Molecule: Bacterial RNase P class A
Organism: uncultured Cycloclasticus sp.
RNA sequence: GGAGUUGGCUAGACAGUCGCUCUGCGUAAGCAGGGAGGAAAGUCCGGGCUUCAUAGGGCAAAGUGCCAGGUAACGCCUGGGGGGCGCGAGUCUACGGAAAGUGCAGCAGAAAGCAAACCGCCUACGUCUACUUGUUAGACCGGUAAGGGUGAAAUGGUGCGGUAAGAGCGCACCGCGUGUACGGUAACGUAUCACGGCGAUGGUAAACCCCACUUGAAGCAAGACCAAAUAGAGAAGCGGUAACGCAAGUUACAACGUGUGGCCCACACGGCUUCUGGGUAGGUCGCUCGAGGUGCACAGUGAUGUGCAUCCCAGAUGAAUGACUGUUCUCGACAGAACCCGGCUUAUCGGCCAACUCCAUUU
Repeated sequence: GGAGUUGGCUAGACAGUCGCUCUGCGUAAGCAGGGAGGAAAGUCCGGGCUUCAUAGGGCAAAGUGCCAGGUAACGCCUGGGGGGCGCGAGUCUACGGAAAGUGCAGCAGAAAGCAAACCGCCUACGUCUACUUGUUAGACCGGUAAGGGUGAAAUGGUGCGGUAAGAGCGCACCGCGUGUACGGUAACGUAUCACGGCGAUGGUAAACCCCACUUGAAGCAAGACCAAAUAGAGAAGCGGUAACGCAAGUUACAACGUGUGGCCCACACGGCUUCUGGGUAGGUCGCUCGAGGUGCACAGUGAUGUGCAUCCCAGAUGAAUGACUGUUCUCGACAGAACCCGGCUUAUCGGCCAACUCCAUUU
């Protein structure tokens, strides 16, 4: 200098004027202070909070799935192991069980799951034929997984021996499996050790299934409180006339109000008032001080934890966070809270920083 890997930061700046919303102070006018994000998004996981349900246990269903740690919790994060990719820094990984059982495997290929003889190679052994009677030729019965071809996959590799030709058939080395020893909390790793010729129990569980662990349901329009009105409910009080009665009261009768109707008759409906209670409109709370931010120290490889100091940083409910002007730069992406928090995923113009890797060159 070039090409990369990983992690982090930032998301135009400044000033003025006029507004919007929340809080505090003030009788008021007004004054002071706060006012979107790294993803506020998707609503995919986990938790807080709320209401309902719930003795305990089991079944079913769904989810998770190498090991250890972190956390309120998680399917998240950190560290580690195995495997794939990369020269490397690094990166990706649903990565339990195929030795309980069931199922599945297109095409090609001779043969694909207690495998197989298409081409090729062989004719030793056995049978038959021929005549040139041989270490002959041919046929049959056969042998062979070393070579070719098919396939994602053909059941260890190389070499030597061996054989009719071949073959872990034998041997050496490499690989593999099992055991043991050692290291590691563990996943797992190492071995120069021992045993095993290696068709040693093929693959597939984001197929059923088995094993282990987790899970009650609905969600702030959750839910709590105050409380006009309507319907229905409960309690108390309150009419006229006549008869009886000292009174309290009892019985009978007729009125009364509203509606239909021009009016009468007629017809239909109805006791009245107050309170309790009910809970609609409306209002208040839930609502933002929180697993909170910043700084420092300590523990830890790290995620993270502990301690001290310091700060208060949107809270609306037709729903604020805006408009204009000026200066300036590298000319500005994706996008906007609605109960809160921890993650994941997705979107994103540019700029900056740190650590590390590879290549080339110079000293």